[in-house]
Order: sequence, then structure tokens, then C1' cells
RNA sequence: GGGCCUUUAGCUCAUUUGGUAGAGCGCUUCCAUGGCAUGGAAGAGGUGACCGGUUCGAUCCCGGUAAGGUCCA
Repeated sequence: GGGCCUUUAGCUCAUUUGGUAGAGCGCUUCCAUGGCAUGGAAGAGGUGACCGGUUCGAUCCCGGUAAGGUCCA
């Protein structure tokens, strides 16, 4: 320098032939127990890496940029 893959909640990951995004763990509050562990209930938390484009509408399609991984030189 080139090819391919990945980027979604604090962490690990789902969700696709476009219709306003979820789980587990973690966090907060409450209940049960004398307390801990544990169990249960509720809740907060995401401009979906960034910038544009297409579209009535984009996590999803197109282009560019950045970071990481891998292969080639």
C1' cells in the first nucleotide's frame, strides 16, 4: 500500500431481504428475611463509530472517513 470482516446500552451480544431497537450480566429503587446470600417487582441507561446520499421513512441500502481484527505485498 491492497483485499476481506467488524463497529448497536457500562460489558458480552441479538435484531436484516427498510416501518420510530431488545436479551443476559451490571446499575438504581422497592418487597420478602433479624441481617447476608438468594428470589421477586419496577425503573434508568442507546443521535445504532463519524460525515453525507437515496427514500414518505435507514441499525439495515450507497459513498467517504476513523478505529479494531485478519490475509497478501
A computed fold for a 73-nucleotide RNA from Candidatus Wolfebacteria bacterium GW2011_GWB1_47_1, annotated as transfer RNA. The sequence is in RNAcentral, with records from ENA. Its Rfam family is "tRNA". Rfam classes the family as a transfer RNA.